Model confidence (mean pLDDT): 76 of 100. Bacterial large signal recognition particle RNA from a Verrucomicrobiia bacterium, 262 nucleotides, folded computationally.
[in-house]
RNA sequence: UCGUGCUAGGCGGGGAGGUAGCGGUUCCCCAGACCGGCAACCCGCUACAGCCGGGCGGAAUCCCUCGGGGAGGCGGUGAUGUGGGGGCGUUGGCGAUGGCGCGGCGUGGAACGUCGGGUCCGCUGCAAGGAACGCAGGUCGAACCCCGCCAGGGCCGGAAGGCAGCAACGGUACACUUGUGGUUCCUGUGCCGGCGGGGUGCCUGACGGGAGCUGGCGCGGCGUCAACAAACCGGCAUCGCUGGUCGAGCCGGGGUGCACGA
Numbered sequence: 001u002c003g004u005g006c007u008a009g010g011c012g013g014g015g016a017g018g019u020a021g022c023g024g025u026u027c028c029c030c031a032g033a034c035c036g037g038c039a040a041c042c043c044g045c046u047a048c049a050g051c052c053g054g055g056c057g058g059a060a061u062c063c064c065u066c067g068g069g070g071a072g073g074c075g076g077u078g079a080u081g082u083g084g085g086g087g088c089g090u091u092g093g094c095g096a097u098g099g100c101g102c103g104g105c106g107u108g109g110a111a112c113g114u115c116g117g118g119u120c121c122g123c124u125g126c127a128a129g130g131a132a133c134g135c136a137g138g139u140c141g142a143a144c145c146c147c148g149c150c151a152g153g154g155c156c157g158g159a160a161g162g163c164a165g166c167a168a169c170g171g172u173a174c175a176c177u178u179g180u181g182g183u184u185c186c187u188g189u190g191c192c193g194g195c196g197g198g199g200u201g202c203c204u205g206a207c208g209g210g211a212g213c214u215g216g217c218g219c220g221g222c223g224u225c226a227a228c229a230a231a232c233c234g235g236c237a238u239c240g241c242u243g244g245u246c247g248a249g250c251c252g253g254g255g256u257g258c259a260c261g262a
Stems, first nucleotide, its partner, number of pairs: 001262006010056002012030005020046005034054005063255006072246003075242008084233002089228007097220001099219004103214003112208008120197006126190002128187006134180006146171003154163003
C1' cells in the first nucleotide's frame, strides 16, 4: 500500500415551549433523513443525561473536532394601529340633608303638648236588594193510577135489590201569577245607628302654647349610578433597529482504530 473480517462512533440537526436539568412526544426552520413500541392530567433518563426491540452501513463523502457562513427562532427597543384595565376630574340622573339664599304657610296663631273624634278591627240593630217558606186573591185544572155525584153502559142475582165505575158537572193536588207591615237565610249594598277593642301613621275638633314651619326653586357639602378625557399598567398585530442570545442545511482545515493475509 492492497484485500478480508470486525470494533468505537453513526443512520438528521436546530429554535421555541416545557423541565431542577437533559433528551423525546408538541409547534416552527433547514431539509429529505432505517423500522416498530412509549409519552402533556406527559414519557424516559441524571452530566457518559430518551428507554426497549430489530435492521443497515462502518475508519471515512459518511465518525469526531475547529473555523467560515447565517435559513430561522428568542430577547431588548422604537413607531403605528387595535383592544383591555385604570381613572384625580368634569357633566348628568336619583336619594338623603334645613348649612345658606329665594318663594310659600303662620299673631286671622307656627312648632310642640293634653284630651277627644275619624280612618282600622269584632259583635250587633235598622234600611236596601235577593232567595226560600208561609198566608191571601186569581188562572189553568190529573184521559186512568185524586175526591164528590155518577147519565149511558157493565157485573152479581129468578126477582127484589146490590156493587164497581168512564164521560159530563162540581171541587182538589201539582203548576203558574199577583199581593204581603208574616218567618228564616244571604250580601263586593248604606253621606244610617249601638256596644266594645286598637292605634299614634295620617286627617280633624277643643284647650294649652306663643314663633316658627316648609326639599317648591337655586347654592353648598354627602351617598350612589351612568357617560366622557388624560396620566399610568398589561395584551395583540404590522413595520423598523440591534456591541444581546441560540443557531440548521452548506463550505473549508485537522483528527480517529483492531485482527489476519499478501

It matches the Rfam family "Bacterial large signal recognition particle RNA". Rfam classes the family as a non-coding RNA gene. The organism belongs to Verrucomicrobiia, within Bacteria.